[in-house]
Formats: sequence, structure tokens, C1' cells
RNA sequence: CAAAAUAGGCUCCAUGCGUCAAGUGUUCAGUGGAUGGGGAGUUGCCACUGAAACGAAAAGUCUGUCUUACGAUAUGGAAGCCGCACCCGUUG
Repeated sequence: CAAAAUAGGCUCCAUGCGUCAAGUGUUCAGUGGAUGGGGAGUUGCCACUGAAACGAAAAGUCUGUCUUACGAUAUGGAAGCCGCACCCGUUG
């Protein structure tokens, strides 16, 4: 001097949940957690609590159910892309 390395986000697949609306997304406030290998941090991420506004699709069926579709939907997996900064460390 250069590189690697996280949480997480997007796409796909699988298995579920919901379509009699939960889940989820948005805004504000508060508290907390994790956060490249180590330390620490609040740039992003997440959880909880309270308040406010608000969108979404059901249909077919052999009447046993099953199938298809839909959802700011949950979990897991793979690949690709994106991906903190300070000090120390790793690799060349």
C1' cells in the first nucleotide's frame, strides 16, 4: 500500500400461516440487544412497550378434501449482488 472477513437487504426454492385479516410495512417516543478476529462505537440491523394513519383476493372442486392464486406473510436452504468506521490483529 492492497486484500479478506459481520449483522443484514434483494432474487429463487421448499415447508407453513392467513385471505371471516392475523402477520407484515410506515411515522413518533422510550428501553434494551447483537454488531467483521479482539476492543469499543451508534452508521446500518433487531427485539419489546405505547400511540396514530393505512393497503391486500379469492376462486374452483369429485363434498373427504384437494388444487390454483393471492399476502408490504413466517421459517429454513442455496447462489449471486450490495454491505459499517476508529484502534489492534490476519493475509500478500
Model confidence (mean pLDDT): 77 of 100. Predicted 3D model of a 92-nucleotide RNA (THF (Tetrahydrofolate) riboswitch aptamer) from a pig gut metagenome. Its Rfam family is "THF (Tetrahydrofolate) riboswitch aptamer". Its family is annotated with tetrahydrofolate metabolic process in the Gene Ontology. The RNAcentral record of the sequence draws on MGnify.